[in-house]
Context: one part of a larger RNA
RNA sequence: CUGGGCGUAAAGAGCAUGUAGGCGGUUAAUCAAGUUAGAUGUGAAAUCCCAAGGCUCAACCUUGGAACUGCGUUUAAUACUGAUCAACUAGAGUUUAGGAAAGGGAAGUGGAAUUUCCGGUGUAGCGGUGAAAUGCGUAGAUAUCGGAAGGAACAUCAGUGGCGAAGGUGACUUUCUGGCCUAAAACUGACGCUAAAGAGCGAAAGCGUGGGGAGCGAACAGGAUUAGAUACCCUGGUAGUCCACGCCGUAAACGAUGAGAACUAGCUGUUAGGAAGCGACGACUUCUUAGUGGCGCAGCUAACGCGAUAAGUUCUCCGCCUGGGGAUUACGGCCGCAAGGCUAAAACUC
Numbered sequence: 001c002u003g004g005g006c007g008u009a010a011a012g013a014g015c016a017u018g019u020a021g022g023c024g025g026u027u028a029a030u031c032a033a034g035u036u037a038g039a040u041g042u043g044a045a046a047u048c049c050c051a052a053g054g055c056u057c058a059a060c061c062u063u064g065g066a067a068c069u070g071c072g073u074u075u076a077a078u079a080c081u082g083a084u085c086a087a088c089u090a091g092a093g094u095u096u097a098g099g100a101a102a103g104g105g106a107a108g109u110g111g112a113a114u115u116u117c118c119g120g121u122g123u124a125g126c127g128g129u130g131a132a133a134u135g136c137g138u139a140g141a142u143a144u145c146g147g148a149a150g151g152a153a154c155a156u157c158a159g160u161g162g163c164g165a166a167g168g169u170g171a172c173u174u175u176c177u178g179g180c181c182u183a184a185a186a187c188u189g190a191c192g193c194u195a196a197a198g199a200g201c202g203a204a205a206g207c208g209u210g211g212g213g214a215g216c217g218a219a220c221a222g223g224a225u226u227a228g229a230u231a232c233c234c235u236g237g238u239a240g241u242c243c244a245c246g247c248c249g250u251a252a253a254c255g256a257u258g259a260g261a262a263c264u265a266g267c268u269g270u271u272a273g274g275a276a277g278c279g280a281c282g283a284c285u286u287c288u289u290a291g292u293g294g295c296g297c298a299g300c301u302a303a304c305g306c307g308a309u310a311a312g313u314u315c316u317c318c319g320c321c322u323g324g325g326g327a328u329u330a331c332g333g334c335c336g337c338a339a340g341g342c343u344a345a346a347a348c349u350c
Stems, first nucleotide, its partner, number of pairs: 004321003007304002012318001014201002017198001021194003025088003029084003033081002035077008049065006091191001092188004096183004103177007110154001115149007125136002162169002206247006215241002220236004258317006266295012299306002323350003332343004
């Protein structure tokens, strides 16, 4: 390379965007690059293959033939691919009218609760645990009432509910802004799919500068437990958690399942729309589009299971795997303030 794979055995990049490249709907005409057929030139000899012959045979040698599956030139063919031109509307997009939503950014506002402070009432305990102790409290705590401050998070609604490409997203109002769905028409006319490189987004922790700091809380201190206890439990508590700006670029970043397209039994819930039906107009019935769940036929699978949201049947493009360890490593390179990240071996060993 061929071949085989990637839910759980090794293997889908965290996610989207997009350049090159690869692939690409329907119809007609032209061309003839790919493609197909013929002709012709060339394809040295030896070798290989076939036949005959020569060394007593064989190896070996000689002669002849075939072959050299290739390339050039040329003549035709035109189904498919390609190129050019013309047209189409089923893909894609635009317009119109509606619709749902924790999608994103900014500003403002609100109530409950915790804590602290001030004041009142009030007195000896509170707190904590398996049990305790450290701790707090007669300098008046805990409890309770009133007031103030400040920070963070938004109970109920809440739902295998919604939205977002993923990370993620939940009080309310205003404002700016992205995407999606439905219906019926009109318009553009293949404008599409995928995507190496690149650039962008990317939880938590961590880093830099400046703020902020209620609660929680790595480190740390103390009390317990224990043979010990650098833990689990308890009392405290710094960084951090929060904000602004800038880095970091990783996660079991998971559906452990790349993106797009087509096709292939049914049943049942739910979210957002639409249509039709009726002696019944409703918490109705049926149909339909887009999501999101549970079962399940065929089929697939090593099994578990998947099963129109496929792991079924096919196509296009990308990424990745190739025994375990060594090794999410070393060296080098690139990136980073650092922590470290990305790329990525070998010896050796089983």
Molecule: small-subunit ribosomal RNA, central domain
Organism: metagenome